[in-house]
């Protein structure tokens, strides 16, 4: 000095204007948004996280069992891009045209409203102990 380990903080954006209708920020037209790491600067290249599903364990509750609830282990699932230009290098930049977006709720179908969530978290930043 670095790894490991420990602590602290931070860590997601977005329905504009109109149409139909009893009713829609959910449908139609239009508009708007883009987590983290890698790589020539990336929503759509590679990888990760969250969500969702299954499994098992623990806890709580109960007279007991099951269900339900809370937390955790392991596993599964996991969307979407082309053309032209520049360049040593770009599905990342520039130009053009496209595409994608968990679950539950709802007078009517949601990437954008409400809810789990004042949560979790990829990871980022800072600090600390010890030893080689």
């Nucleotide at each position: 000095c670095a790894c490991c380990c420990c602590c602290u903080g931070c860590a997601g954006g977005g329905u504009u204007g109109g149409g139909u209708g009893c009713a829609a920020u959910u449908c139609c037209c239009u508009a708007c948004c883009g987590g983290c790491g890698g790589u020539a600067c990336a929503g759509c290249c590679c990888g990760c996280g969250a969500a969702c599903c299954c499994u098992c364990c623990a806890c709580a509750g109960c007279a007991c069992c099951a269900u339900c609830g809370u937390g955790g282990u392991g596993g599964g699932c996991c969307g979407a891009c082309u053309c032209g230009g520049u360049g040593a290098a770009a599905u990342u930049c520039c130009g053009a045209g496209g595409c994608c977006g968990a679950c539950g709720g709802u007078c009517a179908c949601a990437g954008u409203c409400c809810g789990g969530a004042u949560g979790a978290g990829a990871g980022c930043a800072g600090g600390g102990u010890u030893u080689c």
The prediction has a mean pLDDT of 79. FMN riboswitch aptamer (RFN element) from an Actinomycetota bacterium, 132 nucleotides, folded computationally. The model forms 100% of the base pairs in the Rfam consensus. Taxonomically the source falls in Actinomycetota (Bacteria, Bacillati). It matches the Rfam family "FMN riboswitch aptamer (RFN element)". Gene Ontology term of the family: FMN binding.